SAM riboswitch aptamer (S box leader) from an uncultured Flavobacteriaceae bacterium, 119 nucleotides, folded computationally. The model forms 97% of the base pairs in the Rfam consensus. The sequence was found by an Rfam model in a public genome assembly. Rfam family: SAM riboswitch aptamer (S box leader). Gene Ontology term of the family: regulation of gene expression.
RNA sequence: AUGUUAUCACGAAAGGCAGAGGGAAUAGACCCGUUGAAGCCUUGGCAACCCUUUAUAAAAAAGAAGGUGCUAAAUUCUACUUUUUUCUGAAUAUAUUUCAGGAAUUAGACAGAUAACCA
Numbered sequence: 001a002u003g004u005u006a007u008c009a010c011g012a013a014a015g016g017c018a019g020a021g022g023g024a025a026u027a028g029a030c031c032c033g034u035u036g037a038a039g040c041c042u043u044g045g046c047a048a049c050c051c052u053u054u055a056u057a058a059a060a061a062a063g064a065a066g067g068u069g070c071u072a073a074a075u076u077c078u079a080c081u082u083u084u085u086u087c088u089g090a091a092u093a094u095a096u097u098u099c100a101g102g103a104a105u106u107a108g109a110c111a112g113a114u115a116a117c118c119a
Base pairs, nucleotide, nucleotide: 003117004116005115006114007113008112013043014042015041016040017039021032022031023030026079027078028077029076044071045070046069049067050066051063052062053061054060075111080108081107084104085103086102087101088100089099090098091097092095
């Protein structure tokens, strides 16, 4: 690397170098950016996975020295399946019907990110 488990609508910025892109990838939308993007450095902050303390059968509570991580927007939104509602059109058996499409919405899948573990 691959894999397993957990989490992903909360939270948290300034300075220096740099100089045009950036928001993972594909497509679309939307947004950020010369009032300075990416990247690098310094300092701070957030959070509480590992961790520390207390306690324990297990939960749990408190903390933040250390190892990671993060510090625009829900993982920025949509894409595949699905629930419900609603709108439009069509059909005939005229019904609390069926079909197609649009919008909103529910729960998932896929992909991704982070942590711990495994090897």